[in-house]
RNA sequence: GGACGGGAGAGCUCGGUUCGCCGAGCGCCGAAGGAGCAACCGCCUCGGAAUCUCUCAGGCCACCGAACCGUCC
Numbered sequence: 001g002g003a004c005g006g007g008a009g010a011g012c013u014c015g016g017u018u019c020g021c022c023g024a025g026c027g028c029c030g031a032a033g034g035a036g037c038a039a040c041c042g043c044c045u046c047g048g049a050a051u052c053u054c055u056c057a058g059g060c061c062a063c064c065g066a067a068c069c070g071u072c073c
Base pairs, nucleotide, nucleotide: 001073002072003071004070005069006068011026012025013024014023015022016021027060028059029058033056034054035053036052040048041047042046
């Protein structure tokens, strides 16, 4: 890295509607990604850096995705 399995959180209202969806307002979530601090780690003259923080992105029906964990190659 790949395959399989597990995998959380957070919404309501209004409008439009070809009834599939679309848009707006305010609110919210953090575990794709990104960014910040820097706990920590290393081969320690220098590097790597988070489950913390931010919420740009992403997400708040479901699906998809999903850090992380287990098994196998």